Annotation:
A computed fold for a 475-nucleotide part of an RNA from an uncultured rumen bacterium, annotated as small-subunit ribosomal RNA, 3' major domain.
[in-house]
Context: one part of a larger RNA
RNA sequence: UGACGGGGGCCCGCACAAGCGGUGGAGCAUGUGGUUUAAUUCGAUGAUACGCGAGGAACCUUACCCGGGCUUGAACUGUGGGGGAACGACUGGGAGACCAGGAGGCCCGCGAGGGCUCCCACAGAGGUGCUGCAUGGUUGUCGUCAGCUCGUGCCGUGAGGUGUCGGGUCAAGUCCCAUAACGAGCGCAACCCCUGCGUCCAGUUGCCAGCGGUCAGGCCGGGCACUCUGGACGGACUGCCUACGCAAGUAGAGAGGAAGGCGGGGAUGACGUCAAAUCAGCACGGCCCUUACGUCCGGGGCGACACACGUGCUACAAUGGGCGGCACAGAGGGGAGCCACGCGGCGACGCGGAGCGGAUCCCGAAAGCCGUUCACAGUCCGGAUCGGAGUCUGCAACCCGACUCCGUGAAGCUGGAAUCGCUAGUAAUCGCGCAUCAGCCAUGGCGCGGUGAAUACGUUCCCGGGCCUUGUACA
Repeated sequence: UGACGGGGGCCCGCACAAGCGGUGGAGCAUGUGGUUUAAUUCGAUGAUACGCGAGGAACCUUACCCGGGCUUGAACUGUGGGGGAACGACUGGGAGACCAGGAGGCCCGCGAGGGCUCCCACAGAGGUGCUGCAUGGUUGUCGUCAGCUCGUGCCGUGAGGUGUCGGGUCAAGUCCCAUAACGAGCGCAACCCCUGCGUCCAGUUGCCAGCGGUCAGGCCGGGCACUCUGGACGGACUGCCUACGCAAGUAGAGAGGAAGGCGGGGAUGACGUCAAAUCAGCACGGCCCUUACGUCCGGGGCGACACACGUGCUACAAUGGGCGGCACAGAGGGGAGCCACGCGGCGACGCGGAGCGGAUCCCGAAAGCCGUUCACAGUCCGGAUCGGAGUCUGCAACCCGACUCCGUGAAGCUGGAAUCGCUAGUAAUCGCGCAUCAGCCAUGGCGCGGUGAAUACGUUCCCGGGCCUUGUACA
């Protein structure tokens, strides 16, 4: 100087408390451990691994296993020799890769030669083989925490200190005061984006707002006023009042205002810590394999299942289940696409078929509201599992897809010890969209809107953290 303390003081954070909903029990989905296996490819492992790399494993992917093949190789650069335009229909064997054969076809250039290609020899290739304890890059985490440092000066023999401490204040090393310090940098804040208000500009969305036509629709004429969309600008700073205070600032109510006292959300992550993660995204040093640790193909595996754990979905019902009727979003996507509408089918879907490269078409939300039924029962709850029949994608759904219909109806009657999330348009609850994608094992991930709470006395305690101080046998 740091680190640590079941030392102290001060102060924060859904840290506790207050409150609401979960997890831990059930079934299933998914990841992991374990076990099994020819293989169940590899990585991630307290917090910071475990719906993680996977934002799409039937083949492919694919790195694993078995079997069958190829070697200058599936791809790339180049040298020498020999042959041939390139390209190759087709035939035989085969699961295919591949092997054997091979009709046809004769490039540019006068030529030398060149492009392309086959064979031989060779240099180079190739490796998801090892090392994240050789590395770059990127990332997690402490932590959006308020800290981490420097120049000069001053103090100290020196390590170092001071500044950065103290008094107040703040979300903040934020600001004020004080001060052997005076300044500065990286952080904080602000500048950026979205959202909430207004003005202006612009009208193939919007409006009967004012007129006409029509009546089934803003449908038509017509108009940009309003809604809205896109763009520019304005708009809030404790600026105004009162109280306290030296100041910084705090508290209160009020006015004005769409909005207040950082308005809400996002992006943004200091010096560093964990020899943290990644050689399997990529790059790269070293080591290792080169008829193979390279490469191609068929099939299998990554999907195994006595178990154990994490994350989720659906429930256990009556603020609920079923049936009928009536409403109201936002965001986003669409051409090998989204598909109105018509017909067929109980249905998944099929056959036709208009519109839309899209503020114009696809486009309808569900919870909700109204009516009715069920009457507390393992049930008209719950839907696992299994049987049968189908639809669709795709070369192909046995291993191993999703969906539909009929039948079957399991466990489950609120879950031990323990444990998680959340302070407001939040939790809870309800549906919708997108990426990946032929299809899909999505209950995941990322977004969007609808309905919409309860509670916070307080900081003693648990966890994490900041500042000052104290002790130390630790560095």
Notes:
The prediction has a mean pLDDT of 82. The RNAcentral record of the full RNA draws on Greengenes.